[in-house]
Context: one part of a larger RNA
RNA sequence: GGCGUUUGGUGGAUGCCUUGGCAGCAAGAGGCGAUGAAGGACGUGAUACCCUGCGUUAAGCCAUGGGGAGCCGGGAAUAGGCUUUGAUCCAUGGAUGUCCGAAUGGGGAAACCCACCUGACAGUUCGUUGUAAUUGCUUCGGCAGCUUACAACGGGUUGAGCCAGGUACUAAUUACCUGAAUACAUAGGGUUUUUAGAGCAAACCCGGGGAACUGAAACAUCUAAGUACCUGCAGGAAAGGACAUCAACCGAGACUCCGUUAGUAGUGGCGAGCGAACGCGGACCAGCCGAGCCCUGAAGAGUGAGCAGAAUGGUCUGGAAAGGCCAACCACAGCGGGUGACAGUCCCGUAUGCGAAGCUCCAGGGGACAUAUCAAGUAGGGCGGGACACGUGAAAUCCUGUCUGAAGAUCGGGGGACCACCCCCGAAGGCUAAGUACUCCUUGCUGACCGAUAGCGAACCAGUACCGUGAGGGAAAGGUGAAAAGCACCCCGACGAGGGAGUGAAACAGUACCUGAAACCGGACGCCU
Repeated sequence: GGCGUUUGGUGGAUGCCUUGGCAGCAAGAGGCGAUGAAGGACGUGAUACCCUGCGUUAAGCCAUGGGGAGCCGGGAAUAGGCUUUGAUCCAUGGAUGUCCGAAUGGGGAAACCCACCUGACAGUUCGUUGUAAUUGCUUCGGCAGCUUACAACGGGUUGAGCCAGGUACUAAUUACCUGAAUACAUAGGGUUUUUAGAGCAAACCCGGGGAACUGAAACAUCUAAGUACCUGCAGGAAAGGACAUCAACCGAGACUCCGUUAGUAGUGGCGAGCGAACGCGGACCAGCCGAGCCCUGAAGAGUGAGCAGAAUGGUCUGGAAAGGCCAACCACAGCGGGUGACAGUCCCGUAUGCGAAGCUCCAGGGGACAUAUCAAGUAGGGCGGGACACGUGAAAUCCUGUCUGAAGAUCGGGGGACCACCCCCGAAGGCUAAGUACUCCUUGCUGACCGAUAGCGAACCAGUACCGUGAGGGAAAGGUGAAAAGCACCCCGACGAGGGAGUGAAACAGUACCUGAAACCGGACGCCU
């Protein structure tokens, strides 16, 4: 050095577990904000830090209701307290709520700087009133005067600092002053009252703008696509909606969504591609010219802290019984979780029954508003574009930048150029639930979904540590034990280790902690060289 057997170290795979995720279903909710939001900064505890809670009333204050023995949040303890005169805790309502932030008095390098006005408060002064003292007069009842003190009220003035309220912009609005061309006026200007808006938020909706890569096997019309993206307004849905519609000589009867019609008819460098409608079958149905709005709101329903809630013993093994054996019981409850191994009858629960306040729904009542009257620079036309499945085409229909421009129900529009006949309808005003789309969020339930290199990036103090000037990028990291019972004491030792002793079922479960594979590195023994 090699091989074999064996025993260790290192390492953290595997197995088991789950506090966390993922995907759904059913309900709810679909907003918060100048009464200052979302999100933060700084503080706040007896005690340093972080998280959580809270805001100078600062892990809290008040009230109502619940509840009934413990409590002073977590990491994590000690001291000191609170509590049957009902604490802690839970629900609801209220108070407080520093500073930044739409941030809004002005500024600003966010959490800072600098103000002004008014008030409160304090001082001073003046006035009025009252009380007390004092002086004079007195018919002894009182009256008058003066000064002082105190108190109340009112006015002026001062106040370094502290406290409270107000002071942004825009739009509408109230009142007053002023005031042109232009006489009265009006416009305009100034001051003032009141109200609203502003910002944030996951997707869904409707508008305004609007690509390119790509495909066409190149590329230009075309496609991708009215997609991505930017932007405006909104709602719990939005949009649309009550035929100037279709149909075809029969008829249907608002809108929205789904299936089909149908990859059909079409459209298309007739390439790549794009791609209907009528009709039929369903979901839902509602019509109208305030159906709605505000206030009140019985009974009831929902939500909701919470309340009641059945039934088991023995024995064996074991550290421990819920396991085995024997014998019982309940069940409208044998969903689920916990308890020292696997529990219907130990605990929390479960079925079932009940439940305050607040909030939501709702009958009824009251109030305010509204109750239009047939739509002209419109329909149509020219030019240029756009939308329609339809690329200008034979191109109807819809929208309009520009130029024009009717009729008046004896009228007008449409039925895919256009004309006639026929049929259908009434534009140029408006509203409208349901069926439909979505899920930042709440509650409950489910899974031939994951089980720590998986599942959200994040099971753990994670959008953290760290990286980047910045936009931005972005981890790793779970498990002692039933219970800390977390090894008193002794020995060795510089420490870390280690050896005894002790705890425990187990310590090769010792906080480098369940199991503990392999790579890799040792020890012992045997054989070979």
This is a predicted structure of a 529-nucleotide part of an RNA (large-subunit ribosomal RNA, domain I) from Rhodobacter sp.
Rfam family: Bacterial large subunit ribosomal RNA.
NCBI's taxonomy places the organism under Bacteria, Pseudomonadati, Pseudomonadota, Alphaproteobacteria, Rhodobacter.
Model confidence (mean pLDDT): 83 of 100.